This is a predicted structure of a 72-nucleotide RNA (transfer RNA) from an Anaerolineales bacterium. Its Rfam family is "tRNA". The sequence is in RNAcentral, with records from ENA. The organism belongs to Anaerolineales, within Bacteria. The coordinates come from a structure-prediction model, not an experiment, and the mean pLDDT is 82.
RNA sequence: GUGGCUGUAGCUCAGUGGCAGAGCGCCUGACUGUGGAUCAGGAAGUCGCGAGUUCGAGCCUCGUCAGCCACC
Numbered sequence: 001g002u003g004g005c006u007g008u009a010g011c012u013c014a015g016u017g018g019c020a021g022a023g024c025g026c027c028u029g030a031c032u033g034u035g036g037a038u039c040a041g042g043a044a045g046u047c048g049c050g051a052g053u054u055c056g057a058g059c060c061u062c063g064u065c066a067g068c069c070a071c072c
Stems, first nucleotide, its partner, number of pairs: 001071007010024004018055001026042005048064005
C1' cells in the first nucleotide's frame, strides 16, 4: 500500500429498520454474630467519529479513526 473483520454500560457480549438489552461487576436494602452466598431494588450508554438514505438508523450507504488478520 491492497483486501477483510471488529468497535454497543466499568468488563465480556447480544440486538430482524420501530422502547437500547443480558451476564459479570458496582450501589442500596433484606437475610447473617461478621463476611460470603442468596433474594429484592437501583445507577451506569453521544451505539468509535462525521455525513447520507428513510416517516424512523445500533442495524442500510459513504467517508474517517482505532485495533486485529491476510496479502504485497